[in-house]
């Protein structure tokens, strides 16, 4: 220099205008809406997407059910040892198989418990109902037949010996079930249900208007769901930055030191307008590097109860460990 490979970073910046959403502190406890619960309104100051918020695949909080303790069924997971709250997830290691190599992949526990499976090819393929020879043994006058043990040749990946547990099983170990539309308190109308008064000796209601008529159910009080509201819920965590001549091969983990960092329920984070900067074209200068002007481009995707993997999407920049190969000293 060229090809590889392995791993970390980043995912535009700023300025005006004019929106949207949450905090947090002043104040009138005023003003709407609402049957109430509760939510809105003023001013300041202040927060407001992502490395995957994607997927919803796997582990966990946390909630409600359900559970003395063990079993069996059912799901999972699988060399060996570590890390973690937990994993199918990380980490170092061994084997195994690709790779000149850096590396990379692995569904790597058992097949003297049992079952099941194996195109073609060949006599036979998990069954022993065996092609051939040799010896023995029984039968038969012989030809031959029928066991038993051994060899031998083809055939194939394999031939009474092995494979496949990515078939079932078997061992080990691990899971009780459901999910934030979880669950919790507030709580109307309407139906219904419960109690107690009062009612054809005319309640309650309603008409004429002071005692008549109408006719059958009336009042009230208490539960329980549902609309709707509120809390779960977002500033205290498996938290998040920086430091450590702290442990460890490493994942990871101690210790000091600051920080508090989005949050709604029709769903906020956004529109317009302008400069930069990056990338491409074309034009003009210039041996060239560049330098101007002018167009265009500028990924992939947006929380939703919350967090710890994994998987897959991505324009474009940037950094670094290695490895092979050519030259060159």
């Nucleotide at each position: 220099g060229a090809a590889g490979u392995c791993g970390g970073c980043u995912g535009g910046a700023c300025c005006g205008c004019c929106g949207c959403u949450g905090g947090u502190g002043c104040a009138a406890g005023c003003u709407g809406g609402g049957a109430a619960a509760c939510c809105a309104g003023g001013c300041a100051c202040u927060g407001g997407a992502g490395g995957a918020a994607c997927g919803u695949c796997c582990g966990g909080a946390c909630u409600g059910c359900g559970c003395a303790g063990g079993g069996c069924a059912g799901c999972g997971u699988a060399g060996g040892a570590g890390g973690u709250a937990a994993c199918a997830c990380c980490u170092c290691u061994c084997c195994a198989c690709c790779g000149u190599g850096a590396g990379g992949u692995g569904a790597g526990g058992a097949u003297c418990a049992g079952a099941g499976c194996a195109a073609c090819a060949g006599a036979g393929a998990c069954g022993a109902g065996u092609c051939g020879u040799u010896a023995c043994c029984g039968g038969g006058c012989a030809a031959c037949c029928g066991g038993u043990c051994a060899c031998g040749g083809g055939u194939g990946a394999a031939a009474c010996g092995g494979g496949c547990a990515a078939u079932c099983u078997c061992u080990a170990c691990g899971c009780g079930c459901a999910g934030c539309a979880a669950u919790a308190c507030c709580a109307a109308a309407u139906a219904g249900g419960c109690a107690c008064a009062c009612g054809a000796u005319g309640a309650c209601g309603g008409g004429g208007c002071c005692c008549c008529c109408c006719g059958a159910g009336u009042g009230u009080g208490c539960g329980g769901g549902u609309a709707g509201g509120u809390a779960g819920c977002a500033u205290u965590g498996a938290g998040c930055c920086g430091g450590g001549u702290g442990g460890g091969c490493g994942a990871c983990c101690c210790c000091c030191g600051g920080c508090c960092c989005a949050g709604a329920u029709a769903a906020a984070u956004g529109g317009c307008g302008g400069u930069c900067a990056c990338g491409c074209c074309a034009c003009g200068g210039g041996c060239a590097a560049c330098c101007g002007u002018g167009g265009u481009g500028c990924a992939c995707a947006g929380a939703a109860u919350c967090c710890g993997g994994c998987u897959u999407a991505c324009a474009g920049g940037c950094c670094g460990g290695c490895u092979u190969c050519a030259c060159a000293c």

Predicted 3D model of a 329-nucleotide RNA (Bacterial RNase P class A) from a Pseudomonadota bacterium. The source organism's lineage runs through Bacteria, Pseudomonadati and Pseudomonadota. Its Rfam family is "Bacterial RNase P class A". Rfam's curators write: Ribonuclease P (RNase P) is a ubiquitous endoribonuclease, found in archaea, bacteria and eukarya as well as chloroplasts and mitochondria. The family's RNA type in Rfam is ribozyme. The coordinates come from a structure-prediction model, not an experiment, and the mean pLDDT is 79.